Overview
Transfer RNA from Chelmon rostratus, 70 nucleotides, folded computationally. Lineage of the source: Eukaryota > Bilateria > Eurypterygia > Chaetodontiformes > Chelmon. Model confidence (mean pLDDT): 81 of 100. It matches the Rfam family "tRNA". By type it is a transfer RNA.

[in-house]
RNA sequence: CAAAAAAUAGUUUAGCUGAGAAUACUAGCUUUGGGGGCUAGAGGGGAGGGUUCGAAUCCUUCUUUUUUGA
Numbered sequence: 001c002a003a004a005a006a007a008u009a010g011u012u013u014a015g016c017u018g019a020g021a022a023u024a025c026u027a028g029c030u031u032u033g034g035g036g037g038c039u040a041g042a043g044g045g046g047a048g049g050g051u052u053c054g055a056a057u058c059c060u061u062c063u064u065u066u067u068u069g070a
Stems, first nucleotide, its partner, number of pairs: 001069007010023004018053001025041006046062005
C1' cells in the first nucleotide's frame, strides 16, 4: 500500500428491521459469620449520515483492532 473480517452490559457472547443470556456488581432473604442458594434491581449497540413507521441488522463515510498478500 491492497484485500478481507470484527466493534453489542465491567467481561464472554446471541439475535431473519420491534435488544436476550451467562458471569460479575448492588440490595433483600437464607447462615452465628463467610461461602453457596433464592428473589429483585441497576446496567448495553465504536462515531457521523442515509433508507424505513421503526435499524445491532440494510447502504455509505470515518476511527480502532485483527488476518492475508506485496